[in-house]
RNA sequence: GCCGCCAAAGCGGGAGAGUGUGGGCUAAAUGUCCGCCGCCGAAGGAGCAACCGCCCCGGAAACUCUCAGGCACAAAGGACCGUUUGGGCAUA
Numbered sequence: 001g002c003c004g005c006c007a008a009a010g011c012g013g014g015a016g017a018g019u020g021u022g023g024g025c026u027a028a029a030u031g032u033c034c035g036c037c038g039c040c041g042a043a044g045g046a047g048c049a050a051c052c053g054c055c056c057c058g059g060a061a062a063c064u065c066u067c068a069g070g071c072a073c074a075a076a077g078g079a080c081c082g083u084u085u086g087g088g089c090a091u092a
Stems, first nucleotide, its partner, number of pairs: 004089003008085006018037001020036006038071003044067001045065003051059003
């Protein structure tokens, strides 16, 4: 120094689902608060498990559940993918 692993930050891409309903506030509502009903899954969380391992035990999903979060447009968020930067570990 290259490759590899881990996390972080920047940039780009990034889905789904109600302008639902009753009432209050407001000049007004696609807003906001409370309640009710219906939905989404790709923050997070939880569960099962193929599989993997150092096999006592442990690690495990984009599957499942929706606690949380979200559901006009927009904004925000967003797993994941690409790319850049430096950091840690490991290796020859």